Source information: The RNA shown here (glmS glucosamine-6-phosphate activated ribozyme aptamer) has 157 nucleotides and comes from Caldinitratiruptor microaerophilus.
RNA sequence: AGCAUACGGGUAGCGCCAGGACUGGCGGCGGCGGUCGCCAGUUGACGAGGUGGGGGAUCUCGGAGGAUUCGGCGGGUGACCCCCGGCUGCUCACGGCCGUGAAAGGCUCAGCAAACCCCGGCGGCGACGCCGGGACAAAGGGGGCCGGGUGAGCGGG
Numbered sequence: 001a002g003c004a005u006a007c008g009g010g011u012a013g014c015g016c017c018a019g020g021a022c023u024g025g026c027g028g029c030g031g032c033g034g035u036c037g038c039c040a041g042u043u044g045a046c047g048a049g050g051u052g053g054g055g056g057a058u059c060u061c062g063g064a065g066g067a068u069u070c071g072g073c074g075g076g077u078g079a080c081c082c083c084c085g086g087c088u089g090c091u092c093a094c095g096g097c098c099g100u101g102a103a104a105g106g107c108u109c110a111g112c113a114a115a116c117c118c119c120g121g122c123g124g125c126g127a128c129g130c131c132g133g134g135a136c137a138a139a140g141g142g143g144g145c146c147g148g149g150u151g152a153g154c155g156g157g
Stems, first nucleotide, its partner, number of pairs: 014074004019070001020043010046063001052083004084099005089154006105146005117134007
């Protein structure tokens, strides 16, 4: 140093890197810029929301930003189907909509992020990494208004 096992810790817009891009060193070529190879590195998506159980599928919501945020791998809370559960006065069936904070949808109000950027600082020869301070979003969620099944039985008026 590698592998295996055990334990502990960590991750879910999360992890990873073999292509690309970039840096340093060495070497080749070149008059220089540069270019090629080897070695060692850096980078490779910025927050918000989102998980009843099972299943298959090339299969994942909403914004910021304007960059290689390119390209790819793994994973994944999305959507769909089945089951369970909730709402639709109560029970059941079917239908609709949802997931325990359990209708969707329409209008409206308030409110919520990080990066980029600016300022200050730390680490690295460098690419670059990290810390502190300052602003802003959409969806979801929340308030208000609207909207929103049928049949049987039951209950109420």
It matches the Rfam family "glmS glucosamine-6-phosphate activated ribozyme aptamer". Rfam classes the family as a riboswitch. Its family is annotated with catalytic activity and regulation of gene expression in the Gene Ontology. The source organism's lineage runs through Bacteria, Bacillota, Eubacteriales, Symbiobacteriaceae and Caldinitratiruptor. Its mean pLDDT, the model's own confidence on a scale to 100, is 79.